This is a predicted structure of a 523-nucleotide part of an RNA (small-subunit ribosomal RNA, 5' domain) from a metagenome. The coordinates come from a structure-prediction model, not an experiment, and the mean pLDDT is 84. The RNAcentral record of the full RNA draws on SILVA.
[in-house]
Context: one part of a larger RNA
């Protein structure tokens, strides 16, 4: 000098864009953050409508009949999105490869199919237990829930031989015989689905080369350890696991141990080489009160699922129960220190749905904070009796603040008042037409949180707006008074003991400026 997720002191007019618990992965009141589908199903608690009955004309009752729909069965989603950095020195990450050792819901393409039958169980009803959380029993019912049978070229397995290829185990193709596995319907008739196989896309898993902090005042480490055989297990290779056999494996090219730490793209600095950092944004990893475990599922060993144990908090009728903000706000505590218990789904994106739509603290906006960067303003021109006043001096005088003020003319950014007023909206839906399908074209309606915001215009009026640090040298900027090794200053050198440009005040000056200084840290 540059830089910062900064803090502190003094000060403060506005706007745009960004950023905002670096500390206690501490504890959490309250609300919200993951639902959706009635075009899968039985149904009908509540709401609205209709019909019927009744009526004191206020209403009341009955009826799933209609819109729709609480709870329930079922499907899809909840493994995404959002948070944090505890752990991890590791194939975690980065980079480059391999899988002839693998899986992949929804989506796309292609081929084929969608036949027949059955048993239950939620709900509802009844009874019972419990303070509650929540249960127990009986009866009965449905499905795109569950089960069985049929068919299936192909998948899979087994047998037989054939052809082609190769990268060690092998891979690919066709043929024959056998074994053997499937489905679901709904509909407004437009459509939406279901099953098998193959291919693609996407996502994931595994393996390998190289790179990846400090300590040798850590020198030896290792028994599933290293390899083999067999079996089990997995989507898959593998000591991944087990039995048996062998005695190996790693290490001064730093094993093992200890400490520290999420990694990268990047960021800061520097001419570069390098050094330091890893906030915001993006990718990957790990975690979700602590530890362990599996279930479901295409996918989890699952933040707002489950079970067990533990610590803690809460409820209790003392028998027993409930909970997990490292989601968004917010609270307490800690701290030098870090924001609102806001608005909207209008856009973008996600889930479900044929769609309408519903949900979305993702997201988009608004609020707070000079935390940073950038921009703008606090006026411009003229004006000398160089006024008064302050300060200084060689003191009837001169110098300086200083064209500064007054005064005259001008302008109106900004602010105030009034008026106008956006873009962000593309549609999807509907209608018409074209097309074998997928889809395409045209027409038309509706939809804005931000926001009456940005922006534009008009009006009056210099009106609403400057501070902070420094002035001995380094280092731009000097005098007077006070003080008298005192009070004090100080980054280093050093100032102060009676004329201090170094302390305190004043006048003047220098630097930066809505900031200026100080502190901390990095280069």
């Nucleotide at each position: 000098g540059g830089a910062u997720g900064a803090a502190c002191g003094c000060u403060a007019g506005c706007g745009g864009c960004a950023g905002g618990c670096c500390u206690c992965a501490u504890a959490c009141a309250u609300g919200c953050a993951a639902g959706u589908c009635g075009a899968g199903g039985g149904g009908c608690a509540g709401c609205a409508g209709g019909a019927c009955a009744u009526u004191u004309c206020g209403g009341u009752g009955u009826u799933g009949c209609u819109g729709g729909c609480g709870a329930c069965c079922g499907g899809c989603g909840a493994a995404c999105g959002g948070g944090u950095g505890c752990g991890u020195a590791a194939c975690a990450c980065g980079u480059a490869u391999g899988c002839a050792a693998u899986c992949u819901a929804c989506c796309u393409u292609g081929u084929a199919c969608u036949g027949g039958g059955g048993c239950a169980u939620a709900g509802c009803u009844c009874u019972c237990g419990g303070a509650a959380a929540c249960g127990a029993g009986a009866a009965u019912u449905a499905a795109u829930a569950c089960c069985c049978c049929a068919u299936a070229u192909c998948a899979u397995c087994c047998u037989a031989g054939c052809a082609g290829c190769a990268c060690a185990u092998g891979c690919u193709g066709a043929u024959a015989a056998g074994a053997g596995g499937a489905a679901a319907g709904c509909u407004c008739c437009g459509g939406c689905g279901g099953u098998a196989c193959a291919a693609g896309a996407u996502g994931a898993g595994c393996a390998u080369g190289c790179g990846u902090c400090c300590c040798a005042u850590u020198a030896g480490c290792u028994a599933g350890u290293u390899g083999g055989u067999a079996a089990g297990g997995u989507a898959a290779c593998g000591g991944c696991u087990u039995a048996c056999c062998a005695a190996g494996g790693c290490c001064a090219c730093g094993a093992u141990g200890g400490g520290u730490a999420g990694g990268g793209g990047u960021u800061c600095u520097g001419a570069g080489a390098g050094g330091a950092a890893g906030a915001u944004c993006c990718c990957c990893c790990a975690c979700a009160c602590u530890g362990g475990c599996a279930c479901u599922g295409a996918g989890a060993u699952a933040c707002g699922g489950g079970c067990c144990a533990g610590a803690c908090u809460c409820c209790u009728a003392c028998g027993g129960g409930a909970g997990g903000c490292a989601g968004c706000a917010g609270u307490a505590g800690g701290g030098a220190a870090u924001a609102u218990u806001g608005g909207u789904c209008a856009a973008u994106g996600g889930g479900c749905g044929c769609a309408a739509g519903c949900c979305u603290g993702a997201a988009c906006c608004a609020g707070c904070c000079a935390u940073g960067c950038c921009g703008c303003g606090u006026g411009c021109a003229g004006g000398a009796u160089g006024a008064a006043g302050g300060c200084c001096c060689u003191c009837a005088g001169g110098g300086u603040c200083g064209u500064a003020a007054a005064c005259u003319g001008c302008u109106u950014u900004u602010g105030u008042a009034c008026g106008g007023g956006a873009a962000c909206a593309a549609a999807a839906a509907g209608c018409u037409c074209c097309u074998g399908c997928g889809g395409g074209a045209g027409c038309c309606a509706u939809u804005g949180a931000g926001g009456g915001u940005a922006c534009c215009g008009u009006a009056a009026g210099a009106a609403u707006a400057a501070g902070c640090a420094c002035c001995g040298g380094c280092u731009a900027a000097c005098u007077c008074c006070g003080u008298g090794c005192c009070a004090g200053c100080a980054g280093c050198c050093g100032c102060g003991g009676u004329a201090a440009u170094a302390c305190g005040g004043a006048g003047g000056g220098u630097g930066c400026a809505a900031g200026c200084g100080u502190u901390a840290u990095c280069c």